[in-house]
RNA sequence: AAACGAUAAAGGCAAACUUAUUGAAAGAUAGGGACGCAAAGCCAUGGAUCUAAGGUUACUAAACUAUGAUCGCCUGGUUGCCAAA
Numbered sequence: 001a002a003a004c005g006a007u008a009a010a011g012g013c014a015a016a017c018u019u020a021u022u023g024a025a026a027g028a029u030a031g032g033g034a035c036g037c038a039a040a041g042c043c044a045u046g047g048a049u050c051u052a053a054g055g056u057u058a059c060u061a062a063a064c065u066a067u068g069a070u071c072g073c074c075u076g077g078u079u080g081c082c083a084a085a
Stems, first nucleotide, its partner, number of pairs: 005082001012037002017032006035072001041078003046074002048070003054065004
């Protein structure tokens, strides 16, 4: 230094829920709030999942589809604190 990650230390983030805004929706942003997280920091690479405005099919019920979304779903890339075994 890297890997690994503890009944260590200093800290960090913020699930569900709720209020407001926004969006067709999924969801996102801000405040409150903590389920948890050693990357639960960032990136939409490869998959997976969610939604269906628009488009297509069908005919009166619906189905398919991402250019939309999820990094707190996995994988990949990249950056970072500490230092025990």
Overview: Predicted 3D model of an 85-nucleotide RNA (c-di-GMP-I riboswitch aptamer) from Paraliobacillus quinghaiensis. It matches the Rfam family "c-di-GMP-I riboswitch aptamer". Rfam describes the family as follows. GEMM was predicted in a large-scale screen for bacterial structured RNA regulatory elements. Gene Ontology term of the family: cyclic-di-GMP binding. The sequence was found by an Rfam model in a public genome assembly.